[in-house]
RNA sequence: AGAGUUGACCAGGCAAUCGCUGUGGCGGCUGUUUGCAGGACAUCCUGAUGUCUUGUGAGAAGCUGUUGUAGAGGAAAGUCCGGGCUCCACAGGGCAGAGUGCCAGGUAACGCCUGGGGGGCGUGAGCCUACGGAAAGUGCAGCAGAAAAUAAACCGCCAGUUCGCUGGUAAGGGUGAAAAGGUGCGGUAAGAGCGCACCGCGCGUCCGGUAACGGUUCGUGGCAGUGUAAACCCCACUCGGAGCAAGACCAAAUAGGAAUCCAGCGUUGCGGCCCGCAAUUGGAUUCGGGUAGGUUGCUUGAGGCCCUUGGUGACAAGGGUCCCAGAUGAAUGAUUGUCCACGACAGAACCCGGCUUAUCGGUCAACUCUCUUC
Numbered sequence: 001a002g003a004g005u006u007g008a009c010c011a012g013g014c015a016a017u018c019g020c021u022g023u024g025g026c027g028g029c030u031g032u033u034u035g036c037a038g039g040a041c042a043u044c045c046u047g048a049u050g051u052c053u054u055g056u057g058a059g060a061a062g063c064u065g066u067u068g069u070a071g072a073g074g075a076a077a078g079u080c081c082g083g084g085c086u087c088c089a090c091a092g093g094g095c096a097g098a099g100u101g102c103c104a105g106g107u108a109a110c111g112c113c114u115g116g117g118g119g120g121c122g123u124g125a126g127c128c129u130a131c132g133g134a135a136a137g138u139g140c141a142g143c144a145g146a147a148a149a150u151a152a153a154c155c156g157c158c159a160g161u162u163c164g165c166u167g168g169u170a171a172g173g174g175u176g177a178a179a180a181g182g183u184g185c186g187g188u189a190a191g192a193g194c195g196c197a198c199c200g201c202g203c204g205u206c207c208g209g210u211a212a213c214g215g216u217u218c219g220u221g222g223c224a225g226u227g228u229a230a231a232c233c234c235c236a237c238u239c240g241g242a243g244c245a246a247g248a249c250c251a252a253a254u255a256g257g258a259a260u261c262c263a264g265c266g267u268u269g270c271g272g273c274c275c276g277c278a279a280u281u282g283g284a285u286u287c288g289g290g291u292a293g294g295u296u297g298c299u300u301g302a303g304g305c306c307c308u309u310g311g312u313g314a315c316a317a318g319g320g321u322c323c324c325a326g327a328u329g330a331a332u333g334a335u336u337g338u339c340c341a342c343g344a345c346a347g348a349a350c351c352c353g354g355c356u357u358a359u360c361g362g363u364c365a366a367c368u369c370u371c372u373u374c
Stems, first nucleotide, its partner, number of pairs: 001370010012339007020071011033058012073345001077356002080354005085243004097239005102116005117131001118129004132234002137232002139228003154173002156169005181199006200223001201221004206215003247296004257287007266280005303322008340343001
């Protein structure tokens, strides 16, 4: 210098004017409550109480004016996981169902993160990995090939032969993703873990490691015999349901409901008639549920920033400091000027932790490879 890897960060800047939402200060109006002072009337009765009224002060609330201040994101998104919060359900245990799946740690929790192990990719920094069990059971497996899971004889090799073939053989050829582990020696009619040595594999043991796992410790078995468990299944662990349109409070109009009182005209019942009672009916008052509407939940939180300590790290503990949108037809914008590197994806709706997806351009740190120069 070029090409890369990983992590962190920024997300057009500045100024003016006009708006929108929240909030603080000050002023004005309405207004109910209340303090003080004065006046009038009433009662008891001669200084107190009550009512009305005038003036003045204070404060809750509403409207309005003015002024200050704050105002989307790294993903606010997808709603895919996990939790807080709220309501409902719930003795305890089991079945069913769903999810997760190497080990250890972190966390409120997780399917997330950190560190480590195994496997794969890359020259490397580094990246990817549902990575438990197929020597419990069941199922499924195209083409090619003689044979595909109880293995198998097409060519070849060997023996026999009546020359048609029969038997032995998994060393060699050929097919396939996959054909009973590999090399060598012995052995044999030819061959074969048939025997042996070494390598590989399984099991046990020893050593290292918290563990996953690793090892040229030692012993043992001739060797288990395709793949598939994001197929059923087995094993281990976890799991109630619904969601802020949750939930709580205030509460019109209309209709309907309950209680009480009044009216009792008519009708019905108490076998007929009268009285009476009850129901029905009409009116008034009160109450409760509840709709529209309003208030709340609502933003101080597993919170941000800085430092110290512990830890490889995720993270934790301690100290200091800050308050940083809260709308509800739903604000966070528009215009102008100016500068540059000419500006991407995109908009909160109860709140957090993650993951995934979208994203113009740029900055910083650590590291890797190649080339050149000293």
Predicted 3D model of a 374-nucleotide RNA (Bacterial RNase P class A) from a Pseudomonadales bacterium. The sequence was found by an Rfam model in a public genome assembly. Rfam family: Bacterial RNase P class A. It is annotated as a ribozyme. Rfam describes the family as follows. Ribonuclease P (RNase P) is a ubiquitous endoribonuclease, found in archaea, bacteria and eukarya as well as chloroplasts and mitochondria.